A computed fold for a 65-nucleotide RNA, annotated as Pistol ribozyme. The model forms 95% of the base pairs in the Rfam consensus. The RNAcentral record of the sequence draws on ZWD. Its mean pLDDT, the model's own confidence on a scale to 100, is 84. It matches the Rfam family "Pistol ribozyme". A reference for the family is Weinberg et al. (2015), "New classes of self-cleaving ribozymes revealed by comparative genomics analysis", Nat Chem Biol.
[in-house]
RNA sequence: UCUCGUCUGGGCGAGGAUAAAUAGUAAUUAGGCCCAGAGCGUCCCGGCGACUGCCGGGGGUUUAG
Numbered sequence: 001u002c003u004c005g006u007c008u009g010g011g012c013g014a015g016g017a018u019a020a021a022u023a024g025u026a027a028u029u030a031g032g033c034c035c036a037g038a039g040c041g042u043c044c045c046g047g048c049g050a051c052u053g054c055c056g057g058g059g060g061u062u063u064a065g
Stems, first nucleotide, its partner, number of pairs: 002015004006038006025064003032040001042059007
C1' cells in the first nucleotide's frame, strides 16, 4: 500500500493475490469483532406459493470493561 471480517466512516484483527478465519476483550444471544448510521444476513408476525422461495410489516442481542 492492497484485500478481507454484510454496507458507509472510524477502531480492532487477519492475509498477500486469495477471501478466508483457532484472529478480532470476556460471557451471553438466532443476532454476524466493536462504535454511529444503514437494515444485507438473521429472528418474529401476516399473506401467497409448493419447492423450499416471493411479498408486506416489525425487532435491530444483552451485561461488564